[in-house]
RNA sequence: UCACACCGUGUGGGAGAGACCUCGGUCAUGACCGGGGCGCCGAAGGGGCAAACCUCCCCGGAACCUCUCAGGCGCAAGGGACCGCACGGGUCAG
Numbered sequence: 001u002c003a004c005a006c007c008g009u010g011u012g013g014g015a016g017a018g019a020c021c022u023c024g025g026u027c028a029u030g031a032c033c034g035g036g037g038c039g040c041c042g043a044a045g046g047g048g049c050a051a052a053c054c055u056c057c058c059c060g061g062a063a064c065c066u067c068u069c070a071g072g073c074g075c076a077a078g079g080g081a082c083c084g085c086a087c088g089g090g091u092c093a094g
Stems, first nucleotide, its partner, number of pairs: 001094001006089008018038001020037007039073003045069001046067003053061002
């Protein structure tokens, strides 16, 4: 001095699942908001290794796997793992 990994910021993309039932309120009588019930979704977060995977085996491990606590389920808004770009930090090797 410096690309990758890693971290942060900004920006673009970003799925799934009930226009369900009931009660109350508003009122433009159609829709919206809130509570409850049932049904569903997995890609914030969180839990778990039962199968599968990593390891010769055991222990162990993590996930887009699994559970659905939380969250979400017409449009919109918001959130959104992950991916791309830019900037900054940082950096073993060279």
Predicted 3D model of a 94-nucleotide RNA (Glycine riboswitch aptamer) from Nostocoides sp. F2B08. NCBI's taxonomy places the organism under Bacteria, Actinomycetota, Actinomycetes, Intrasporangiaceae, Nostocoides. Model confidence (mean pLDDT): 77 of 100. The sequence was found by an Rfam model in a public genome assembly. Of the family's consensus pairs, 86% are formed in the model.